[in-house]
Model confidence (mean pLDDT): 82 of 100. FMN riboswitch aptamer (RFN element) from a Chloroflexota bacterium, 152 nucleotides, folded computationally. NCBI's taxonomy places the organism under Bacteria, Bacillati, Chloroflexota. Of the family's consensus pairs, 100% are formed in the model. Rfam family: FMN riboswitch aptamer (RFN element). Rfam's curators write: The RFN element is a highly conserved domain that is found frequently in the 5'-untranslated regions of prokaryotic mRNAs that encode for flavin mononucleotide (FMN) biosynthesis and transport proteins. The sequence was found by an Rfam model in a public genome assembly.

RNA sequence: ACGUGCCUUCGGGGCAGGGUGAUCCCGGCGCUCGCGCCUGGAAAUUCCCGACCGGCGGUGAGGCCCGAGGCCAAGCCCGCGAGCCGGCCAACACCGGCUGAUCCGGUGCGAAUCCGGAGCCGACGGUACAGUCCGGAAGGGAGAAGGCGCCG
Repeated sequence: ACGUGCCUUCGGGGCAGGGUGAUCCCGGCGCUCGCGCCUGGAAAUUCCCGACCGGCGGUGAGGCCCGAGGCCAAGCCCGCGAGCCGGCCAACACCGGCUGAUCCGGUGCGAAUCCGGAGCCGACGGUACAGUCCGGAAGGGAGAAGGCGCCG
């Protein structure tokens, strides 16, 4: 160094601005006394226009440093995580299932990653319909860094 056990710390960002007005309130009018209509006011980070955001590991023809080499680089390419459903359990853990989204042009031997352009996606509960608000959550977490021990 590699492997392995334990411990510690860390481990997610985001509606500027405008429009509409469910609903509520003051007042007035009508009424079959349930309510209806009218002026005015408040009213959505959820609707509409628009704005903004991008967890972790891998890969990577690009970039930077440059001696070997190292570092940075993907939401929509591969995988993981969170979430939901089920099994098991006193509980934790564990096991199984489900789980989002990309094209076009350019360069080139080659593009899923580069350059240019146009798109698309985002758990559950709450609430006026939520990627961005509130809540479960001072939770969980892929993993990252460090420390101590063990093995040869």